FMN riboswitch aptamer (RFN element), 118 nucleotides, folded computationally.
[in-house]
RNA sequence: GACGUGCUCCGGGGUCGGUGAAAUUCCGAGCCGGCGGUGACAGUCCGCGACCCGCUUCGGCGGUGGAGCCGGUGGAACUCCGGCACCGACAGUACAGCCUGGAUGAGAGGCGCACAUC
Numbered sequence: 001g002a003c004g005u006g007c008u009c010c011g012g013g014g015u016c017g018g019u020g021a022a023a024u025u026c027c028g029a030g031c032c033g034g035c036g037g038u039g040a041c042a043g044u045c046c047g048c049g050a051c052c053c054g055c056u057u058c059g060g061c062g063g064u065g066g067a068g069c070c071g072g073u074g075g076a077a078c079u080c081c082g083g084c085a086c087c088g089a090c091a092g093u094a095c096a097g098c099c100u101g102g103a104u105g106a107g108a109g110g111c112g113c114a115c116a117u118c
Base pairs, nucleotide, nucleotide: 001118002117004115005114006113007112009110010109015029016028017027018026030098031097032088033087034048035047036046037045043086044085052063053062054061055060068084069083070082071081072080090101091100092099
């Protein structure tokens, strides 16, 4: 240094105003962006996770699953710069990406430690 096993810790952000009997849910304006990868930095490219559905020997397995274009720079960018767009589980409630709740949960994965092998 590579690879494997085990363990600790970490591991999601965001609101004001108006109307109304009632809305952080409507209307107006604003704000936010998990993880890995990718020739150069990604919510919208390729994958993964969360949520949901089905099955289960309860360890997991399978499925579903949202959104971007134009111009510029460059050797290289659907990732940067400029412009204009778009998207966001379930339950609750006056209709919710931003409130409350399952969740002091789970988790892609990340730093580190120990051991084994080369």
The prediction has a mean pLDDT of 85.